[in-house]
RNA sequence: UGACGACAAAGGCUAACUCGUCGUGAGGCGGGGGCGCAAAGCCAGGGGUCUCGGGUUCUGAGACAGCCCAGCUGCCGAU
Numbered sequence: 001u002g003a004c005g006a007c008a009a010a011g012g013c014u015a016a017c018u019c020g021u022c023g024u025g026a027g028g029c030g031g032g033g034g035c036g037c038a039a040a041g042c043c044a045g046g047g048g049u050c051u052c053g054g055g056u057u058c059u060g061a062g063a064c065a066g067c068c069c070a071g072c073u074g075c076c077g078a079u
Base pairs, nucleotide, nucleotide: 003079004077005076012037013036017032018031019030020029021028022027035066041072042071045069046068047067048064049063050062051061052060053059054058
C1' cells in the first nucleotide's frame, strides 16, 4: 500500500414509530427513538422504485444514496 472483516479496540451513523416544520406530493429538515449498518460517509452518472403534470406505446419535471451497479474518501489491524 492492497485485499480481507475478528465473540478485538476506539468510536460513528440511525430504520420503523413519534413531535414540530417545509412541500400539491414522493419526500426533506430538526428533536426524541434504535431495526440495523464495516462505509447505513460523500455522490443522482447508469438502472430501478415512488410522486406530480401531460399522456396512456410513452414522456417532462421532481424524490429516494438503508434497492442495485459505477465513482470519490475514510477508522482499526486478528489474517
c-di-GMP-I riboswitch aptamer from a Solirubrobacterales bacterium, 79 nucleotides, folded computationally. It was read from a public genome assembly, where an Rfam model found it.